[in-house]
Molecule: transfer RNA
Organism: Candidatus Undinarchaeales archaeon
RNA sequence: GCCUCAAUAGCUCAGCGGUAGAGCGUUCGCCUUGUAAGCGAAAGGUCAGGAGUUCAAAUCUCCUUUGAGGCU
Numbered sequence: 001g002c003c004u005c006a007a008u009a010g011c012u013c014a015g016c017g018g019u020a021g022a023g024c025g026u027u028c029g030c031c032u033u034g035u036a037a038g039c040g041a042a043a044g045g046u047c048a049g050g051a052g053u054u055c056a057a058a059u060c061u062c063c064u065u066u067g068a069g070g071c072u
Stems, first nucleotide, its partner, number of pairs: 001071007010024004018055001026042005048064005
C1' cells in the first nucleotide's frame, strides 16, 4: 500500500427498510429471622462520525475514524 470483517445500554451480543431488544450487571420492591437464591419493576442508547438514497435508515450506498485478521 491492497483486501476482508467489526463498531448498538456499564459488559457480552441480537436486531433481513417500518415502536431499538436480550442475558449479565446497577437501583427499588416482594419473599426470608437475616443473607444468598428466586420473583416483579425501573433506570440506562445522539445505534463510531459525516454525507447520500428513500415517505421512512441501526439496516442500503459513499467517505472518515478506531480495532481485528489476511496479502505484498